[in-house]
Description
Transfer RNA from Collinsella intestinalis DSM 13280, 77 nucleotides, folded computationally. The source organism's lineage runs through Bacteria, Actinomycetota, Coriobacteriia, Collinsella and Collinsella intestinalis.

RNA sequence: GGGCGAUUAGCUCAGCUGGCUAGAGCAGGGGACUCUUAAUCCCAAGGUCCAGGGUUCGAAUCCCUGAUCGCCCACCC
Numbered sequence: 001g002g003g004c005g006a007u008u009a010g011c012u013c014a015g016c017u018g019g020c021u022a023g024a025g026c027a028g029g030g031g032a033c034u035c036u037u038a039a040u041c042c043c044a045a046g047g048u049c050c051a052g053g054g055u056u057c058g059a060a061u062c063c064c065u066g067a068u069c070g071c072c073c074a075c076c077c
Stems, first nucleotide, its partner, number of pairs: 001073007010026004019057001029043004050066005
């Protein structure tokens, strides 16, 4: 220098053939149960969907640019 992939809740990830309100598990909070704890069950909360722009009636999803991380190739030494 070139190619590919990833970036969504504190963490691990789903959702990406555009469509009402963005989800799960775990962690954390509250409650039930229990003599107590654990386990189990219930409830609520938690998000600028990496950033900026574009297309569209409508974008996490499509297009462009950039950022970070990973993998591969090439070059130099």
Notes: RNAcentral records the identical sequence in 3 taxa.